[in-house]
RNA sequence: UGCGUCUCGCUGGGGUGCGCCGCAGGUUGCGGCGCUGAGAAAAACCCAUGGAACCUGAACCAGGUCAUGCUGGCGGAGGAAGUUCGAGAUGGCGGAGC
Numbered sequence: 001u002g003c004g005u006c007u008c009g010c011u012g013g014g015g016u017g018c019g020c021c022g023c024a025g026g027u028u029g030c031g032g033c034g035c036u037g038a039g040a041a042a043a044a045c046c047c048a049u050g051g052a053a054c055c056u057g058a059a060c061c062a063g064g065u066c067a068u069g070c071u072g073g074c075g076g077a078g079g080a081a082g083u084u085c086g087a088g089a090u091g092g093c094g095g096a097g098c
Stems, first nucleotide, its partner, number of pairs: 001094003004090006010082001011048004016042001017035008054079003060073004
């Protein structure tokens, strides 16, 4: 001095379903309780190419549940936001000098 690794920041990406009850209302909205989950609208949580965050296929298939992406399959299938930036740490690697 470069790379790598780690942490933080910045920036960006993403989902928000199901059941019951109440109110309003007219087929949706609000509130409460419950289910799964990191997260079911918190400024929180998850993810950012070494990308299973998330989307598509999918009104899919099998199982299970009061019900639901609830579980598995589909599936390392196709897509998907920094091939980044800033700061810090470094016990690893390379180069140069003494």
RNAcentral holds the sequence, with entries from Rfam and Ribocentre. Predicted 3D model of a 98-nucleotide RNA (TPP riboswitch aptamer (THI element)) from Devosia enhydra. The organism belongs to Devosia, within Bacteria. The coordinates come from a structure-prediction model, not an experiment, and the mean pLDDT is 75. Its Rfam family is "TPP riboswitch aptamer (THI element)". From the family's description: Vitamin B(1) in its active form thiamin pyrophosphate (TPP) is an essential coenzyme that is synthesised by coupling of pyrimidine and thiazole moieties in bacteria. The previously detected thiamin-regulatory element, thi box was extended, resulting in a new, highly conserved RNA secondary structure, the THI element, which is widely distributed in eubacteria and also occurs in some archaea. Analysis of operon structures identified a large number of new candidate thiamin-regulated genes, mostly transporters, in various prokaryotic organisms.